[in-house]
Molecule: c-di-GMP-I riboswitch aptamer
Organism: Desulfobacterales bacterium
RNA sequence: GCUAGAUAAAGGCAAACCACCCGAAAGGGUGGGACGCAAAGCCACCGGCCUAAGUGCUUAAAUAUGUUAGGGAUAUGGCAGCGGAGUUGCCGAG
Numbered sequence: 001g002c003u004a005g006a007u008a009a010a011g012g013c014a015a016a017c018c019a020c021c022c023g024a025a026a027g028g029g030u031g032g033g034a035c036g037c038a039a040a041g042c043c044a045c046c047g048g049c050c051u052a053a054g055u056g057c058u059u060a061a062a063u064a065u066g067u068u069a070g071g072g073a074u075a076u077g078g079c080a081g082c083g084g085a086g087u088u089g090c091c092g093a094g
Base pairs, nucleotide, nucleotide: 002094003093005091012037013036017032018031019030020029021028022027035081041087042086045084046083047082048079049078050077054074055073057071058070059069060068061067
């Protein structure tokens, strides 16, 4: 340096759920808590997924404008614990 993760050790992370905080939401932060994880470290580049504040479309409120309510579209918002790419790294083994 490469390959795979059998065993062991030092340790590490922390799902659901709960509390508080941020956010329109998805989601995130901190603390508690452990379902799991050998990259469950980092990174939204590709695919995928979630949300829809704003925007434009549309329906209704008799009509135009405005407003309100509903519908569906949309990421410039997210998810790295969905897969791939990139990147850094512990241990022992070959």